The RNA shown here (transfer RNA) has 76 nucleotides and comes from Thiothrix sp. The coordinates come from a structure-prediction model, not an experiment, and the mean pLDDT is 81. Its Rfam family is "tRNA". Rfam classes the family as a transfer RNA.
RNA sequence: GCCGGUAUAGCUCAGCUGGUAGAGCAACUGACUUGUAAUCAGUAGGUCCUCAGUUCGAUUCCGAGUGCCGGCACCA
Numbered sequence: 001g002c003c004g005g006u007a008u009a010g011c012u013c014a015g016c017u018g019g020u021a022g023a024g025c026a027a028c029u030g031a032c033u034u035g036u037a038a039u040c041a042g043u044a045g046g047u048c049c050u051c052a053g054u055u056c057g058a059u060u061c062c063g064a065g066u067g068c069c070g071g072c073a074c075c076a
Stems, first nucleotide, its partner, number of pairs: 001072007010025004019056001027043005049065003053061001
């Protein structure tokens, strides 16, 4: 340099045919307990990487860019 994959909650990841985004763990509150852990119930937490385009409407589709992962090439 070329090609492919990937980017969604603090972490690990889902998200179908485009129609206002979810789980587990973690955090917080409460119950339970002499207390802690565990358990149970609940609450909160999102620029869906960025920009632009298509669309009535984009996490989802098209294009460009950036980060990460992998493959290939180059290395006089």